[in-house]
RNA sequence: CGGGGCGUAGCGCAGCUCGGUAGCGCGCUUGAAUGGGGUUCAAGAGGUCGGAGGUUCGAAUCGCCCCGCCCCGA
Numbered sequence: 001c002g003g004g005g006c007g008u009a010g011c012g013c014a015g016c017u018c019g020g021u022a023g024c025g026c027g028c029u030u031g032a033a034u035g036g037g038g039u040u041c042a043a044g045a046g047g048u049c050g051g052a053g054g055u056u057c058g059a060a061u062c063g064c065c066c067c068g069c070c071c072c073g074a
Stems, first nucleotide, its partner, number of pairs: 001073007010026004020057001028044006050066002054062001
């Protein structure tokens, strides 16, 4: 320098193909059961989807540019 993949909740990941108000597990908070812990059950908080424009009635998803990490080639 060229090509490819990834970036979504504290952590690990789905959702993208085919655009329609973002979910799962673990963790966290509160309550109940227990003398307490563990455990189980119930409820809840937490993310404007790496960043900025664009297209669209509507963008995590489509297009463009940039940033970070990984892989391949030179």